[in-house]
RNA sequence: GAUUUAUAAAGAAGUGGCGAGAGACUGGCUCAAAGACCCACUGGCAACCUUCAAUAGCGAUUGAAAAGGUGCCAAUUCCUGUCCAAAGCAAUUAAGCUGCGGAGCAUAUAAAUG
Numbered sequence: 001g002a003u004u005u006a007u008a009a010a011g012a013a014g015u016g017g018c019g020a021g022a023g024a025c026u027g028g029c030u031c032a033a034a035g036a037c038c039c040a041c042u043g044g045c046a047a048c049c050u051u052c053a054a055u056a057g058c059g060a061u062u063g064a065a066a067a068g069g070u071g072c073c074a075a076u077u078c079c080u081g082u083c084c085a086a087a088g089c090a091a092u093u094a095a096g097c098u099g100c101g102g103a104g105c106a107u108a109u110a111a112a113u114g
Stems, first nucleotide, its partner, number of pairs: 002113007013042005021031003025081001027079002043073003048069002050065006077106001082103003087098003
């Protein structure tokens, strides 16, 4: 890197180092020399793997815990893209604009498989 399943409106930052871009991509909009992003340390959040209990009966559901393996700690995955589309506006010499919401794509993370 591929496939499958699950999750993505909650939550959680300080110090030091480096020094210019960063937020995956598009368009926006943000963050950033008052030092972002990234790296190290410390701290924390969460509960996927894990453990325990109950229900239950082999598949799971609910609750609790946090030692270990990951993950995460600006903005809803920051918004957006493809399809459907509430409502509003415009229009019949028209069939356009904004777009709640839903589905999908993509992405990220975990667990499993080959």
This is a predicted structure of a 114-nucleotide RNA (SAM riboswitch aptamer (S box leader)) from Sphingobacterium zhuxiongii. Lineage of the source: Bacteria > Bacteroidota > Sphingobacteriia > Sphingobacteriales > Sphingobacterium. Rfam family: SAM riboswitch aptamer (S box leader). About the family: The SAM riboswitch is found upstream of a number of genes which code for proteins involved in methionine or cysteine biosynthesis in Gram-positive bacteria.